[in-house]
RNA sequence: ACAGAGGUGCGGAGCGCAUCAGUAGCCUGUUCUGCAAGCCCUGCCAGGGGCAUAGGAUAGGCAAAAGGGCGUUUCGCCGAAGGCGGUAUGCGGCACAUACCGACCUGGGUCCGCGGUCGAACAGACGCGGGACUGUCACGCCCAAAAGGCGUGUUGCGCUGU
Numbered sequence: 001a002c003a004g005a006g007g008u009g010c011g012g013a014g015c016g017c018a019u020c021a022g023u024a025g026c027c028u029g030u031u032c033u034g035c036a037a038g039c040c041c042u043g044c045c046a047g048g049g050g051c052a053u054a055g056g057a058u059a060g061g062c063a064a065a066a067g068g069g070c071g072u073u074u075c076g077c078c079g080a081a082g083g084c085g086g087u088a089u090g091c092g093g094c095a096c097a098u099a100c101c102g103a104c105c106u107g108g109g110u111c112c113g114c115g116g117u118c119g120a121a122c123a124g125a126c127g128c129g130g131g132a133c134u135g136u137c138a139c140g141c142c143c144a145a146a147a148g149g150c151g152u153g154u155u156g157c158g159c160u161g162u
Stems, first nucleotide, its partner, number of pairs: 001162004007078001009077009025062009038051004042095004081106003084102007107134002110131006117125002135155001137153006
């Protein structure tokens, strides 16, 4: 450099389903406020700009979507990918999203407990701790030897083959 292995393996996209939610929003009625206390500029805070027959509450009617989740099809793969940190953009801060950088962390999925950052959520992601299982390699033992089994330990900038 090339080709591979781990398995409820990783990620992207399309489609379908449930949830989001009888929520946001729209229409009508009633009522309150009365030129700003309200609305808009991704969410919150601050600031600025714009709007004004506007805004709040309530009853009835109509009634979503995105993200996230599950299934399935397909594509790309095995640091796949994710996290953390930094930089840039989205208005200043925080959050969130996207892109890039990193010599940092994580072999893999799963279960349990705690936390409460994101989230509508008892989902999921994230952080911390623990359990069993599993893959590779090393060492030791069993076996005539091997296959295989058992035990211990490490873990991807690793392992196997050329």
Overview:
This is a predicted structure of a 162-nucleotide RNA (Lysine riboswitch aptamer) from Subdoligranulum variabile. Taxonomically the source falls in Subdoligranulum (Bacteria, Bacillota, Clostridia, Eubacteriales). Model confidence (mean pLDDT): 75 of 100.